[in-house]
Context: one part of a larger RNA
Molecule: small-subunit ribosomal RNA, 3' major domain
Organism: metagenome
């Protein structure tokens, strides 16, 4: 000087405590071990397990099991041969692959011949998702958005260091005042940036419609308006700026004004210096090794979908705060041309047959749902609950047998709140209740990501229990 203590003071964090819904049982999803298997590809194991996968029927595809290629699927150079290029036909085969035949002859020149194209052959550079993240770059988890971590140049000290960064006080913070062998400075905090909350100008089309017509079964449908609402720029707003108490200051306290908003107003992006030989050679890039008629390529099929079993993360329930029918409201955000489909008409219903608008503020997906009305159900293994399974179909796609989703009939399992334990949240948060994307033909999505709508409870408090700051004490540790 670190590290570390079942040492001390100080403080902070959904750490606990205080409340609320969960997991842990019970079905199914989907991820992981394990066990099987020709193979069930490969990584990731506090910081992994709905994770790399933002879509495994083939393709992806690495993996097996067979069938073929061997300068190779692709790209360049050189050298030779052959033709425009392309396309078609058979024959074998499950294809890849092999083999056989056919049809036609670019541009410039008279031609030789050159150029450009594509084929063989030879040469020469391939190819590997083989190994190594403990050789690496580059991203990235995590402690941690926790207040931390350093220099200069004075002093101190033999030095290893130390002092500045400690102390009294605040702060959400090494924030910022005071104080001192110190003075200043730099990465970090804050701020500068995005959203949102409130008003203003600008500026109306696709968007909106207060007043004035005009019309229509009805709609801003038309005229025609720049008021509102909304877009999307541009500005003004919060600074403890103002008052009162406390304080030297920095600041704190207020049911104070005022104000849409007050003390960072909410929320994002942003991750010092460093830790864990922490992840990744399978996103790319790389030393080094291995491999080259195979550990490269192709190309059917089949696997990743196996199933006694164990664990993690979710969805769905166990009902009357409820289920069913009926009848009626209210959003946001987002996509659309090989798309999104109004309407119709056929079907019980998934669709499907015709047709319209729309490259979208215009058209369209598109119905928001939970809620509120009105009626049945009356406490049951039930009109709870839906898994399973037997028939019928619908799609998509060469193709749905391993292995797809959806509709309809019919079946109706376990489940009646879940042991030890253990996770998440302090407000427009939890709970709850639909919406939309991305990927994508299709879709195992009950995942991810976004969007609105309804909308609690509790917090005395810092002993504990977890992880963290700063001082300071010990130590057979470094």
């Nucleotide at each position: 000087u670190g590290a570390c203590g079942g040492g001390g003071g100080u403080c902070c964090g959904c750490a606990c405590a205080a409340g609320u819904g969960g997991u842990g049982g019970a079905g199914u999803a989907u991820g992981u071990g394990g066990u099987u298997u020709a193979a069930u590809u490969c990584g990731a194991u506090c910081u992994a397990c709905g994770c790399g996968a933002g879509g495994a029927a083939c393709c992806u595809u690495a993996c097996c099991u067979g069938g073929g290629c061997u300068a190779g699927a692709a790209u360049g150079c050189u050298g030779g041969u052959g033709g425009a290029c392309a396309g078609c036909u058979c024959c074998u085969g499950a294809a890849a692959g092999g083999g056989a035949g056919u049809c036609u002859u670019g541009u410039a020149g008279c031609a030789a011949u050159a150029c450009a194209c594509c084929g063989c052959c030879a040469g020469u550079a391939a190819g590997g998702u083989g190994c190594u993240g403990c050789a690496u770059g580059g991203c990235u988890g995590u402690c941690g958005u926790c207040a931390g971590c350093u220099c200069g140049u004075g002093c101190c000290g033999u030095g290893a260091g130390g002092u500045g960064u400690u102390g009294g006080g605040u702060u959400a913070a090494g924030u910022c005042c005071c104080g001192c062998a110190a003075c200043g400075a730099g990465c970090g905090c804050a701020a500068c940036c995005c959203c949102u909350a409130u008003c203003a100008u600008u500026a109306g089309u696709u968007g909106c419609c207060a007043g004035c017509a005009c019309g229509u079964a009805a709609u801003g449908g038309u005229g025609g308006g720049a008021a509102c609402u909304c877009u999307a720029a541009u500005g003004a707003a919060a600074c403890u700026g103002c008052c009162u108490g406390c304080g030297u200051a920095a600041g704190c306290a207020g049911u104070g004004a005022g104000g849409a908003a007050g003390g960072a107003g909410g929320g994002g992006a942003u991750g010092a210096u460093g830790u864990c030989a922490a992840g990744u050679c399978a996103u790319c890039a790389u030393g080094g090794c291995c491999u080259u008629u195979a550990u490269g390529c192709c190309c059917a099929g089949g696997g990743c979908u196996a199933c006694a079993c164990a664990c993690g993360u979710a969805c769905u329930a166990c009902a009357a705060u409820g289920g069913c029918g009926a009848a009626a409201a209210c959003a946001a955000a987002g996509a659309g041309c090989a798309g999104c489909u109004a309407c119709u008409u056929g079907g019980c219903a998934a669709c499907a047959a015709g047709a319209u608008g729309c490259a979208a503020a215009u058209c369209u997906c598109a119905a928001a749902a939970a809620c509120a009305u009105c009626g049945c159900c009356u406490c049951a293994g039930u009109u709870c609950a839906g898994a399973u399974u037997g028939g019928a179909g619908u799609c998509u796609g060469c193709a749905a047998c391993u292995c797809g989703a959806c509709u309809c009939c019919a079946u109706g399992a376990a489940g009646c709140u879940g042991g030890a334990a253990u996770c998440a949240c302090u407000a427009g948060u939890a709970a709850u209740c639909g919406u939309a994307g991305a990927u994508c033909a299709g879709c195992a999505a009950u995942g991810c990501u976004a969007c609105g709508g309804u909308g609690a409870a509790u917090a005395c408090g810092u002993a504990c229990c977890c992880g963290g700051a700063c001082c300071u004490u010990g130590u057979a540790c470094a």